Notes
A computed fold for a 269-nucleotide part of an RNA from Desulfonema ishimotonii, annotated as large-subunit ribosomal RNA, domain VI. The prediction has a mean pLDDT of 91. It matches the Rfam family "Bacterial large subunit ribosomal RNA". Gene Ontology terms of the family: structural constituent of ribosome and ribosome.

[in-house]
Context: one part of a larger RNA
RNA sequence: CGCAGGAUAUUUGAGAGGAUCUGUUCCUAGUACGAGAGGACCGGAACGGACGAACCAAUGGUGUUCCGGUUGUCGCGCCAGCGGCACCGCCGGGUAGCCAGGUACGGAAAGGAUAACCGCUGAAAGCAUCUAAGCGGGAAGCCCCCCUCAAGAUUAGAUAUCCCAUCGGCAUAAGCCGACUGAAGACCCCUUGAAGACCACAAGGUUGAUAGGCCGGGUGUGCAAGUGUGGCAACACACUGAGCUGACCGGUACUAAUCGGUCGUGAGG
Numbered sequence: 001c002g003c004a005g006g007a008u009a010u011u012u013g014a015g016a017g018g019a020u021c022u023g024u025u026c027c028u029a030g031u032a033c034g035a036g037a038g039g040a041c042c043g044g045a046a047c048g049g050a051c052g053a054a055c056c057a058a059u060g061g062u063g064u065u066c067c068g069g070u071u072g073u074c075g076c077g078c079c080a081g082c083g084g085c086a087c088c089g090c091c092g093g094g095u096a097g098c099c100a101g102g103u104a105c106g107g108a109a110a111g112g113a114u115a116a117c118c119g120c121u122g123a124a125a126g127c128a129u130c131u132a133a134g135c136g137g138g139a140a141g142c143c144c145c146c147c148u149c150a151a152g153a154u155u156a157g158a159u160a161u162c163c164c165a166u167c168g169g170c171a172u173a174a175g176c177c178g179a180c181u182g183a184a185g186a187c188c189c190c191u192u193g194a195a196g197a198c199c200a201c202a203a204g205g206u207u208g209a210u211a212g213g214c215c216g217g218g219u220g221u222g223c224a225a226g227u228g229u230g231g232c233a234a235c236a237c238a239c240u241g242a243g244c245u246g247a248c249c250g251g252u253a254c255u256a257a258u259c260g261g262u263c264g265u266g267a268g269g
């Protein structure tokens, strides 16, 4: 921009893409078959491999500052206690998120038309013949079925709901100009997001829990500082499962989403 008014939501599916894998074991059954050795079709079940996409409850990884330990050095006057730098200084753990070697799941089943092939009926050709007329069966393959996208499918679809009904002049077929009007809805702007390069998408904007803060909880670290007691001291014990705690789960208008602006018209060739 189009989809012959505008808008919001829900959809149909022309079409396109994805997927389509396979092994072992067991039962049937040591049966059919076979002198034996050996050893099935058909049908049923279990467990795997590779691949795919999803997820983070569990198992683990990461987790650049959540907690602790610790070396050297510098600083806060000193002690104590802290802070800076040294790859995050090094080391031990670890929430959320992200992730796999982890977890759960998928290939299926069904239908249709067929290939090779197997048939029925059957003449030409009194026989025979699956074929000439006619009718069946038959593949991991084809069409569907399953998953995803999808009306720019210009053949531009469907359904539901919402919105717009003023006056004057010219023209009179639509219309043009000037006033008035400015809907439904959308955007700008702002607070944000397991959404994201930007855009978009999603949540929210005081009739408000969108983010921060605060409060409560959780999680993680692992027992703070200080004081007391014991010990020559290193240190230990008690108060104390303390103290601290990012992203997690809730609550709460304290802070910030204030106030506003723009587009979109007037019933539809």
Stems, first nucleotide, its partner, number of pairs: 001152001005163007015149004021049007033038001051106002054103002059100004066093005071086006111143002117137004164268001166179005180266001185263004189205005210256003213252005220244002226239005